[in-house]
RNA sequence: GCGCUGAUGGUCUAAUGGCUAUGACUGGGGCCUUCCAAGCCCCAGGUCCGGGUUCGAUUCCCGGUCGGCGCACCA
Numbered sequence: 001g002c003g004c005u006g007a008u009g010g011u012c013u014a015a016u017g018g019c020u021a022u023g024a025c026u027g028g029g030g031c032c033u034u035c036c037a038a039g040c041c042c043c044a045g046g047u048c049c050g051g052g053u054u055c056g057a058u059u060c061c062c063g064g065u066c067g068g069c070g071c072a073c074c075a
Stems, first nucleotide, its partner, number of pairs: 001071007010025003018055001026044006048064005
């Protein structure tokens, strides 16, 4: 340099062109308990960046950034 692939709360993760984006962990509050742990309930917090297509994009397309894999180059 070329190709493939991935990016979703603080962390891990699911999902789909359309209802309020899923679950777990974590954090805060509450219930329960003699206390703690466990368990239960509530709350907070997210689609990498820019553009395009579309009535509608987290999803599809283009470019970028970063990561992974492969190939090439390496006087």
Predicted 3D model of a 75-nucleotide RNA (transfer RNA) from a Methanosarcinales archaeon.
Taxonomically the source falls in Methanosarcinales (Archaea, Methanobacteriati, Methanobacteriota, Methanomicrobia).
It matches the Rfam family "tRNA". Rfam's curators write: Transfer RNA (tRNA) molecules are approximately 80 nucleotides in length.
The sequence was found in a public genome assembly.
Its mean pLDDT, the model's own confidence on a scale to 100, is 82.